About this RNA: A computed fold for a 170-nucleotide RNA from a sheep gut metagenome, annotated as Lysine riboswitch aptamer. RNAcentral holds the sequence, with entries from MGnify.
RNA sequence: AAUGGUAGAGGUUGCGCUGACCGAUGAGUAGUCCGGGGGACGUCCGCAGGCGGAAGAGAACGGAUGAAAGGCGGGAGCGCCGAAGUGUAGGGGAUGCCUGCGGCAUCUUUUAUGCUGGGCAUAAGCCGAAGAGGUUUGUGACUGUCAUCGGGAGAUGGAGGGCUACUUGA
Numbered sequence: 001a002a003u004g005g006u007a008g009a010g011g012u013u014g015c016g017c018u019g020a021c022c023g024a025u026g027a028g029u030a031g032u033c034c035g036g037g038g039g040a041c042g043u044c045c046g047c048a049g050g051c052g053g054a055a056g057a058g059a060a061c062g063g064a065u066g067a068a069a070g071g072c073g074g075g076a077g078c079g080c081c082g083a084a085g086u087g088u089a090g091g092g093g094a095u096g097c098c099u100g101c102g103g104c105a106u107c108u109u110u111u112a113u114g115c116u117g118g119g120c121a122u123a124a125g126c127c128g129a130a131g132a133g134g135u136u137u138g139u140g141a142c143u144g145u146c147a148u149c150g151g152g153a154g155a156u157g158g159a160g161g162g163c164u165a166c167u168u169g170a
Stems, first nucleotide, its partner, number of pairs: 004167005011081001014080005021074003031065005041052002044103006084116013117143002120140008145158005
């Protein structure tokens, strides 16, 4: 001292998961019924079929009744330190329509590859009902790590394929 292996650290605001429990929001919203209105359509878009519709479709408006899911918080448990998140390209599944085909949107899973050390604040974009939250990019100080400079305080810069410890020994 190459290469390989094992184990650790960053934080008590590190990361993620839980068809579990509780709560708020969702929301007096969707839906259902009645009225109203008007006169032929109704579904995210198109086509085909089905169902409903002149025994009156759809919109505005009014009344009665009235949810849920995703997302969030709490505490608890579990898995961890590329934890995890995300861009691009491809494959699978679910939802939006009652069915089929083709699109579009959202969610989820997986393969390849790229980016991000971490949390926070903030501006804009996207997702979202949202002033919640998530995420991308920019900015800011903070924080951990390594390198260089420095007598020191500290300064500058880099990235996790890193850093530290032990081990192996081309």